[in-house]
A computed fold for an 81-nucleotide RNA from Paenibacillus nanensis, annotated as c-di-GMP-I-GGC riboswitch aptamer. The coordinates come from a structure-prediction model, not an experiment, and the mean pLDDT is 86.

RNA sequence: UACGAUAAUGGCAAACCUAUCGAAAGGUAGGGACGCAAAGCUAUUGGGCCUUCUAACAAGAUGGCAGCCAGGCCGCCGAAG
Numbered sequence: 001u002a003c004g005a006u007a008a009u010g011g012c013a014a015a016c017c018u019a020u021c022g023a024a025a026g027g028u029a030g031g032g033a034c035g036c037a038a039a040g041c042u043a044u045u046g047g048g049c050c051u052u053c054u055a056a057c058a059a060g061a062u063g064g065c066a067g068c069c070a071g072g073c074c075g076c077c078g079a080a081g
Base pairs, nucleotide, nucleotide: 003078004077011036012035016031017030018029019028020027021026034067040073041072042071045070046069047068048065049064050063052061053060054059
């Protein structure tokens, strides 16, 4: 560098419930664990998905999702091959 154990130390937390913010998608906090070796950060890096508005041929605008796929940045541990 690559790779990722029935290893070690720690970490995160889906659905669902409660509170709260939002018109919504969704966010935040607490509970809770389906999972995760980047489930850390990045949405003005590209694609994709979702919301609302305009439109109705296409499309444009708006906000959101990093736990959809890639890209970028940063990073713990070390068996086998």